[in-house]
Predicted 3D model of a 110-nucleotide RNA (SAM riboswitch aptamer (S box leader)) from Halobacillus locisalis. Model confidence (mean pLDDT): 83 of 100. Taxonomically the source falls in Halobacillus (Bacteria, Bacillati, Caryophanales, Bacillaceae). The sequence was found by an Rfam model in a public genome assembly.
């Protein structure tokens, strides 16, 4: 890469290093030399794995709990908002709700 399948309205530094960009992409809107991205420290969470308990019909699978020193993840703004549809509410700009698409992260398969 591509497939399936959960999950994305909570949470995480007044550190070090470094020196010009970043939020995925479309349009907006926004951080950023009061130091952005990365990096290293530091923290957050609990997806896998371990650990206990239950359910079940063996295998196995499933719930349910607390730890967190295994493996990843993640630490501005809800995935930052939007993109396609559908539904409501307004004179109108506009606004809610909601399904999907695209992306992100775990696991499991090719």
């Nucleotide at each position: 890469c591509u497939c399936u399948u959960a999950u994305c309205c909570a949470g995480a530094g007044u550190g070090g290093c470094g020196g010009a960009g970043g939020g995925a992409c479309u349009g907006g809107c926004c951080c950023u030399g009061u130091g952005a991205u990365g990096c290293c420290c530091g923290g957050c969470a609990a997806c896998c794995a371990a650990c206990g308990a239950g359910u079940u019909a063996u295998a196995g699978a499933c719930u349910c709990g607390g730890a967190a020193a295994g493996g990843u993840g993640c630490c501005a703004a809800u995935u930052c908002c939007u993109g396609c549809g559908a539904g409501g509410c307004u004179g109108a700009a506009g606004c809610c709700u909601u399904g999907g698409c695209a992306g992100a992260u775990g696991a499991g398969a090719g």